[in-house]
Context: one part of a larger RNA
Formats: sequence, structure tokens, C1' cells
RNA sequence: CGUGGGAAGUUUGGGGAGUGCUGACCUUAGUACGAGAGGACCGGGUUGGACUGACCGCUGGUGUACCGGUUGUGGUGCCAACUGCACUGCCGGGUAGCUACGUCGGGAAGGGAUAAGCGCUGAAAGCAUCUAAGUGCGAAACCCCCUCCGAGAUGAGACUUCCAAACAGGGCCGUCAGAGACGAUGACGUUGAUAGGCUGCAGGUGUAAAGCCAGGAAUGGCAAAGCCGAGCAGUACUAAUAGCCCGAAAA
Repeated sequence: CGUGGGAAGUUUGGGGAGUGCUGACCUUAGUACGAGAGGACCGGGUUGGACUGACCGCUGGUGUACCGGUUGUGGUGCCAACUGCACUGCCGGGUAGCUACGUCGGGAAGGGAUAAGCGCUGAAAGCAUCUAAGUGCGAAACCCCCUCCGAGAUGAGACUUCCAAACAGGGCCGUCAGAGACGAUGACGUUGAUAGGCUGCAGGUGUAAAGCCAGGAAUGGCAAAGCCGAGCAGUACUAAUAGCCCGAAAA
């Protein structure tokens, strides 16, 4: 921009894409078969491999503005305490998120029409013959079934509702994230929990400083302390104010 008014929501599915793998064990059954040795089809069940989708409750990884330990050196006058730099100085842990090494799921079953092949009935050709007429089975392949996209399918579809001359609806602007390169998408804008702050909780570190007590001191105790990013809630304290723009044909 189109889809012969403008919108919001819900859809149909022409069409396209994806998936399609496989082992072992148990059982049927030491059965059928076979002199024996050996040893099944069919069917039922269990458990793996590779591949693949989703997810983070578990196990782990990461987690450079979280917590702690610690070395050298510089600084805050000094002690203590704190702090800069040294790869995040080094080291031990680690929330959210993202993840695999973790967890759950998938290939199927079923239907249709068939291939090779196997048949039934059956003539030409009194027989025979699966084929000539007719007809039945029969594969991981084909078409459905399963998953995803999908009406620019210009053949532009359908349904429900709204609007009737700007009070349908949308955008701008602002606060944002389950979204994200930018657009877009989604949430919210005071009739408000959208983000920040604060409070509480979960969770992480691992018991702060100062003081007091014990000890000659190192150190220990009072103390699950102190500190803390993303998590979950609550709470209008702060910021989402006010407002502006676009917006519909024919009869």
C1' cells in the first nucleotide's frame, strides 16, 4: 500500500515446512521345526543408544556492581577500621537469569490407495491361466493422521461484536519487561503496584564494627551476627501529570 466504510477479537486452511532412526533383554518357548546339534516367525513387555523439542523442581556450570578469606603496595595523620591498584590481585562459596553434564517429552498407533509379490473368480484357447472384464491382500516409500507457519490464498476467505460523524479504535508521550539490534511484541499510566525506593519473606555468604568478658598473648565468647544484585509479596514515598495527533465509502 492492497484486501470497495472504519475497527477489535476469534478463526477456516488452498499451500508450505518438520518429524520418520535403531540395539539389547524378558516372555511367548527350549514351543513350532529338526535324528540331533541347534532353534524361530507372529504377539506382549522392559530398558538403552544416537537425534530432536521444551524446561530449570533435582544434580551441576556460569554468575567481573553478592558475601567471606588472604598477599604486596598506596591512601584516609597514627592504632583500629575502611578503601584504590595488582587478570575480578589471588582464593572459597553463590541468588536471579542463561544453561547441560540435569529433567520431561517425541519417532508411534491407526486409516486410504498402492509397489514387487501372493491370491479369488475367469475367458480368449471346452484344459490351464492372478487378468483380458471383475475382485481380495500386500512396504520405513505415497496420501491422511501428528507438530509448526500460513488469507499478499491479489482467488486477498469466514464468524462475533463495536462505530455513524468523531466518546469505535489507534498513535504520540511516560514507567517498564515473560519482549528486544532499531522498529516490533507485551504490561502499566493515579479508577494505578509499571519501575525505583522502603518493609517483610525466600535465598546467598558465614558470625560485622564498636563495646564488654576470658586470656600474658595469639585468640575465643556475648552473636544464626552483619552484609547482600536480578527472586516472591506488601506498601503510592518517587516517577508514569496535563495533554496532543490520526481516524470511515456508496446509496